[in-house]
Context: one part of a larger RNA
Molecule: small-subunit ribosomal RNA, 5' domain
Organism: Patescibacteria group bacterium
RNA sequence: GAACGAACGUUAGCGGCGUGCCUAACACAUGCAAGUCGAACGGUCCAGUUCUUUAAUUAGUUAAGUGAGUAGCGAUACUCAUGAUUCUAUGAAAAAGAGCUGGAUAGUGGCGCACGGGUGAGUAAUACGUGGGUAAUUUACCUUUAAAUUUAGGAUAACACCGGGAAACUGGUACUAAUACUAAAUGUGAUUACAAAAACGCAUGUUUUUGUAAUUAAAGGUGGCUUAGUUGUUUUUUCAACGCCACUGUUUAAAGAUAAGCCCGCGGCCUAUUAGUUAGUUGGUAAGGUAAUGGCUUACCAAGACGAUGAUGGGUAGCCGAUCUGAGAGGAUGGACGGCCACAUUGGGAUUGAGAUACGGCCCAAACUCCUACGGGAGGCAGCAGUGGGGAAUUUUGCGCAAUGAGGGAAACCUUGACGCAGCGACGCCGCGUGGGUGAUGAAGGUCUUCGGAUUGUAAAGCCCUGUCAAGCAAGACGAAUUUAACCAAAUUAAUAAUUUGGUUAAUUGACGGUAUUGCUAAAGGAAGUCUCGGCCAAUUACGUGCCAGCAGCCGCGGUAAUACGUAUGAGGCAAACGUUGUUC
Numbered sequence: 001g002a003a004c005g006a007a008c009g010u011u012a013g014c015g016g017c018g019u020g021c022c023u024a025a026c027a028c029a030u031g032c033a034a035g036u037c038g039a040a041c042g043g044u045c046c047a048g049u050u051c052u053u054u055a056a057u058u059a060g061u062u063a064a065g066u067g068a069g070u071a072g073c074g075a076u077a078c079u080c081a082u083g084a085u086u087c088u089a090u091g092a093a094a095a096a097g098a099g100c101u102g103g104a105u106a107g108u109g110g111c112g113c114a115c116g117g118g119u120g121a122g123u124a125a126u127a128c129g130u131g132g133g134u135a136a137u138u139u140a141c142c143u144u145u146a147a148a149u150u151u152a153g154g155a156u157a158a159c160a161c162c163g164g165g166a167a168a169c170u171g172g173u174a175c176u177a178a179u180a181c182u183a184a185a186u187g188u189g190a191u192u193a194c195a196a197a198a199a200c201g202c203a204u205g206u207u208u209u210u211g212u213a214a215u216u217a218a219a220g221g222u223g224g225c226u227u228a229g230u231u232g233u234u235u236u237u238u239c240a241a242c243g244c245c246a247c248u249g250u251u252u253a254a255a256g257a258u259a260a261g262c263c264c265g266c267g268g269c270c271u272a273u274u275a276g277u278u279a280g281u282u283g284g285u286a287a288g289g290u291a292a293u294g295g296c297u298u299a300c301c302a303a304g305a306c307g308a309u310g311a312u313g314g315g316u317a318g319c320c321g322a323u324c325u326g327a328g329a330g331g332a333u334g335g336a337c338g339g340c341c342a343c344a345u346u347g348g349g350a351u352u353g354a355g356a357u358a359c360g361g362c363c364c365a366a367a368c369u370c371c372u373a374c375g376g377g378a379g380g381c382a383g384c385a386g387u388g389g390g391g392a393a394u395u396u397u398g399c400g401c402a403a404u405g406a407g408g409g410a411a412a413c414c415u416u417g418a419c420g421c422a423g424c425g426a427c428g429c430c431g432c433g434u435g436g437g438u439g440a441u442g443a444a445g446g447u448c449u450u451c452g453g454a455u456u457g458u459a460a461a462g463c464c465c466u467g468u469c470a471a472g473c474a475a476g477a478c479g480a481a482u483u484u485a486a487c488c489a490a491a492u493u494a495a496u497a498a499u500u501u502g503g504u505u506a507a508u509u510g511a512c513g514g515u516a517u518u519g520c521u522a523a524a525g526g527a528a529g530u531c532u533c534g535g536c537c538a539a540u541u542a543c544g545u546g547c548c549a550g551c552a553g554c555c556g557c558g559g560u561a562a563u564a565c566g567u568a569u570g571a572g573g574c575a576a577a578c579g580u581u582g583u584u585c
Stems, first nucleotide, its partner, number of pairs: 001585004006581005013432006019425002021390001026388003030385003035111003040108002043105012058089003065082007118343003128267007137260002142256008150184004160173005189216012220248006229242004269315003276306003281303008318340004322333004345366005368379004396422001398421003404418001405416004435465004445456004469526001471521005479512001483507009529574005534555003541568004550557002
């Protein structure tokens, strides 16, 4: 001199972009951080709608019987009134059942939860960087290609009923569904064994073709249509099923992409006041295990293997791209951003799965915290905020899924403390402002003085201007691409349906934000400090103090004329900062 994830002191107008627990991988209250799919499934609930049933009332109708009258000696006949009941029409409010449409969803099931986010404890090599190998390997979702998607079966949750428990939770009985589970068929293929042939290589070998035998799959869902065909019904039409078409899923295999596993060469800390270390140790054979090689594991056999080119031990440490510094060579660092690794209270273990030995999964043990009816239970912020503690020291319990990305879904959409934004902090970098011109009676005041004056000083006042920022008023974005609907075209198809793709038109989606930006209003108005002035090192005088008080990076100042202490005047440096401390070069 430069730099910093900085801290401290004094001071402080605005904006943009960054950045912010380096200490206790200390303990954590509270909220949120991983869900989604009803187009896999059976239920349940809500709303709308259609049909059926019940059916008050009203009107008509039928009519057993009852009463009265007339005719008749009488049986009886006729007339009138009433009327249990029958049928028809009407059909409020309400109830029940069935179907359809739309919505919600606890449970079964699928996919995701192995990503994203955090931290750096451990690790000196099962890590990282770089270059290779895998003829020793796996890879869900995605893309392409080929082939298939047939037939059956038994359960179980939910729901219901009966219980247990303070709770967490849990037992029994009976019922039911599936893209859940199980079995069978088929085998384009694949795997294994045997036989044969060909091509090739990098040592073990690899690849391809043919034949035979054995083993080995699957699941449906949604939308559209009756065009052709079949069956049934109705028969002029029609309706239903099989069916046909499209999309999507499922299965088998090949290839790709992506993501990983394993192996090898080389490279990067300190320590010899650590010199010997090692028995699954080093190698072989066989077996097991793994996706896969291998002492990875086991049995047997041999006695090896590493080491002054530093083994083994100890200390320290995540590694790198990079960052800082430096002319460079180097040195130091690894915070933010990006890649890799490791970890998720501590230690151990497996399960599920394409993938974990799984931060917000499970089991065991330990420490700690909490609840308890004392029998037993619950928890894990090194996710985002936030709290206590530690510390010189490090932020809001904010807004939004509008954008980008991620998971699920056919989609609409849902979720997302990733992310986008806002808030706080001069913590850093950058930009702007705090006014410009003119103005000598060189005013007043201050300071010094040789008392003449000098200096502060064009500085101020005064006069003339300007209008950045801040303030007020008004207008007001980009970031928006999508998505939905209608229409048009093409593909597909039997089809003008449905679906997909493209286009046009209309509507629709913004947290930030009434923010950025722009215009207007008024007004020099609201906006400068800090460190230094003995030399290094730019910048001085007076007073006070008197080896005291104090200063100080080094040399050193201070003991009565201190340019070095304190104050004032003046000056110099930098400037919304300045100085100090710490660390690195």